[in-house]
RNA sequence: UUCUUAUCAAGAGCAGGCGGAGGGACUAGCCCGAUGAAGCCCGGCAACCGACAUACCUUUUCGUUACGAAGGCAUGCACGGUGCUAAUUCUUGCGGAAACGCUGAACGAAGCGAAUCCGAGAGAUAAGAG
Repeated sequence: UUCUUAUCAAGAGCAGGCGGAGGGACUAGCCCGAUGAAGCCCGGCAACCGACAUACCUUUUCGUUACGAAGGCAUGCACGGUGCUAAUUCUUGCGGAAACGCUGAACGAAGCGAAUCCGAGAGAUAAGAG
């Protein structure tokens, strides 16, 4: 750097320390920020991978039982490897559906806008592969 799979509506510091102006990936918006941004440290959250604990299931040449071993599943655990710690991945960008509204009044047609919903894309993280 590319590909595959899974997840992205929950959670986590209003007085913590250093630091000093920026930050929320990008676009457009809309926000956060000297009552202090980014970053680093500390604290915290979370079970994606590993480890461990417990219960259960399967296998371990035949039958019963116990132990051991291997595997599986569920729950727990932040011990190790990451990750995360404003706002739904803050909204949006492409496609579809669409209440409703507007185009002088009514009906129809057409056009435009649009709450909301669905999917894709993009992005982020983890695990695996090249």